Transfer RNA from an uncultured Verrucomicrobia subdivision 3 bacterium, 73 nucleotides, folded computationally.
Rfam family: tRNA. Rfam classes the family as a transfer RNA.
The prediction has a mean pLDDT of 82.
The sequence was found in a public genome assembly.
RNA sequence: GGGGUCGUAGCUCAGUUGGUAGAGCGCCUGAAUGGCAUUCAGGAGGUCGCAGGUUCGAACCCUGUCGGCUCCA
Numbered sequence: 001g002g003g004g005u006c007g008u009a010g011c012u013c014a015g016u017u018g019g020u021a022g023a024g025c026g027c028c029u030g031a032a033u034g035g036c037a038u039u040c041a042g043g044a045g046g047u048c049g050c051a052g053g054u055u056c057g058a059a060c061c062c063u064g065u066c067g068g069c070u071c072c073a
Stems, first nucleotide, its partner, number of pairs: 001072007010025004019056001027043006049065005
């Protein structure tokens, strides 16, 4: 330098026709217990890496770009 692949909540990851962004763990509040552990109920938390384009509508399609991993040179 070229090819492939990944980037979504604090962490690990889903997201099936392009049509309201989710799960587990963690965090906060409350209840049960004499207290802890634990269980239950509720809640907060998102620039879907970034920019642009297509579309009535984009995490999803297209282009560029940044970063990680990997292959070739």